RNAcentral holds the sequence, with entries from Ribocentre. A computed fold for a 106-nucleotide RNA from a Bacteroidota bacterium, annotated as SAM riboswitch aptamer (S box leader). Its Rfam family is "SAM riboswitch aptamer (S box leader)". Rfam's curators write: The SAM riboswitch is found upstream of a number of genes which code for proteins involved in methionine or cysteine biosynthesis in Gram-positive bacteria. The prediction has a mean pLDDT of 83. Lineage of the source: Bacteria > Pseudomonadati > Bacteroidota.

RNA sequence: UGGUUAUAAAGAAGAGCGGAGAGAUCGGGCUCAAUGAAACUCUGGCAACCAUUCACCAACUGGCGAAAAAGGUGCCAAUACCCGGCCGGCAACGGAAUUAUAAUUU
Numbered sequence: 001u002g003g004u005u006a007u008a009a010a011g012a013a014g015a016g017c018g019g020a021g022a023g024a025u026c027g028g029g030c031u032c033a034a035u036g037a038a039a040c041u042c043u044g045g046c047a048a049c050c051a052u053u054c055a056c057c058a059a060c061u062g063g064c065g066a067a068a069a070a071g072g073u074g075c076c077a078a079u080a081c082c083c084g085g086c087c088g089g090c091a092a093c094g095g096a097a098u099u100a101u102a103a104u105u106u
Stems, first nucleotide, its partner, number of pairs: 002105007013043004021032003026084004044076003049072002052067003056063002080098001086095003
C1' cells in the first nucleotide's frame, strides 16, 4: 500500500499548547469555533475488536456465551451531522459504494 471479515442510531471531557479554522472527499444544507477551531501533549473517561479468564458445543489453528478492564489498538458534539453525487422504491425505507476502526492477510 492493497485484499478479506466484522462493526459504525448506544457510550464517554477537562487542562495545557496553539491561533483560524473544523465537521473524510465533491455539491447543497446545517452545526461547531476569538466565551479560542484543527493539529499536538497530559490527565480522566467510554467501549470491548485483539489479547486474558471461565463455561458450553463432534469445534479442535474453530464456534458460541459470559466475566474483567491491568496489556495492544480505537474512540470521547450532532446517526459516519443531514441530503445528494449509486441501485431499487411514490415515499418511508432497504441495499451498494466510499470513509473510519479492529482483526487477519499481502